[in-house]
Large-subunit ribosomal RNA, domain IV from an uncultured Fimbriimonadaceae bacterium, 323 nucleotides, folded computationally.
Context: one part of a larger RNA
RNA sequence: CUCUCGUUAAGGAACUAGGCAAACGGGCCCCGUAACUUCGGGAUAAGGGGCGCCCCGCAAGGGGCCGCAGCGAAGCAUCCCAGGCGACUGUUUACCAAAAACACAGGUCUCUGCGAAGGUGAAAACCGACGUAUAGGGGCUGACGCCUGCCCAAUGCCAGUAGGUUAAUCGGAGGUGUUAGCGAAAGCGAAGCACUGAAGUGAAGCCCUGGUGAAUGGCGGCCGUAACUCUAACGGUCCUAAGGUAGCGAAAUUCCUUGUCGGCUAAAUACCGACCCGCAUGAAAGGCGUAACGACUUGGGAACUGUCUCAACGAGAGGCUCG
Repeated sequence: CUCUCGUUAAGGAACUAGGCAAACGGGCCCCGUAACUUCGGGAUAAGGGGCGCCCCGCAAGGGGCCGCAGCGAAGCAUCCCAGGCGACUGUUUACCAAAAACACAGGUCUCUGCGAAGGUGAAAACCGACGUAUAGGGGCUGACGCCUGCCCAAUGCCAGUAGGUUAAUCGGAGGUGUUAGCGAAAGCGAAGCACUGAAGUGAAGCCCUGGUGAAUGGCGGCCGUAACUCUAACGGUCCUAAGGUAGCGAAAUUCCUUGUCGGCUAAAUACCGACCCGCAUGAAAGGCGUAACGACUUGGGAACUGUCUCAACGAGAGGCUCG
C1' cells in the first nucleotide's frame, strides 16, 4: 500500500450525478393509528409503554435483588410526504439491461358450420379436438371508473353485378410455300401437306356501384372586427374526404426554454401546483383518472450515521523483507 472487518471527539449529507456505501431500525405483549379507498384495504401505518431473576399467593396482586445493559447471545422491517409509469401476483436479454419492456384477467374486431378455420408434412397422416360458435384460430387494446369525437377522397377489406377491358381455349375469313391442271406467254391455280391467321367466343381480376375506422390512415390557411388597450364570441375568403371533439398539456411529448406565476430552499436549469403561443398532445399504436401493488423512477422530509469537514486508531488476510 491492497482486501475484509471494528471503533471514533464536535458536527450530521456540508459528500456525491445520486445518502452510493454504511449506520439507524428490528422480537413478543399492551396502547394507539391519518389522508385516501374498489370498503377488502391503507396498517406492524405513524407514534408511545413494557420485557430479567427471587419470595408470598389458586389467581389477581404485592414485596424484594443484581448489572452499563433483562427480545442481555444469534437471528430479526428504517419511516413519512408528493409526483411519473405500469392496475395487480407473474415473465425476460443463461455471461453488461429485471424495466415504464413481455404476459395478464377484462374489452373489441375478424375468420371458422365441422373432413371447421388455422398449423406441420412430399404424401399418408397428425395437431386443432375425441372439441362444435358460451367452441377454436388470428389482430389490436390491456384491472377498474368515466369515456372513446369528425373524415370512406386514398389504401385495404366486404358486398354487388348491368356495362367496359381482359388469358388460354374455341373459331376460322383471309394470306404464304409447294404443284396436279389451265395458258402461246406473263401468269392463274383445285385437293392435299405445311406455315400463318381477322371477326366472333371467353372467367376471375381491374375499371365501375355501394359499404366499412376498436381497418392502414388523416383530422387546414389568410384577412378583418367590441366605446383605453389587449383579445376576438362575430364576419369575409381560399382549400379539403374531413379540418382535432371530450380530456390532458413546457408533459417519459416544449425547439425557443432556466417560458411566466406561485410553493419548497439562505440560495434550485431540479421538484410540486398553475397558466396555455401544444416547434411537434389527443381518444383501444386508446384519452383522462385511480385504491392496492413495485429490488422501477423523480423531488422533499424525519431518524441515522466516517459519505463528508478530516482524518485517526485497532484486528485479520495479502503484498514487502529475510529464511
Its Rfam family is "Bacterial large subunit ribosomal RNA". Gene Ontology terms of the family: structural constituent of ribosome and ribosome.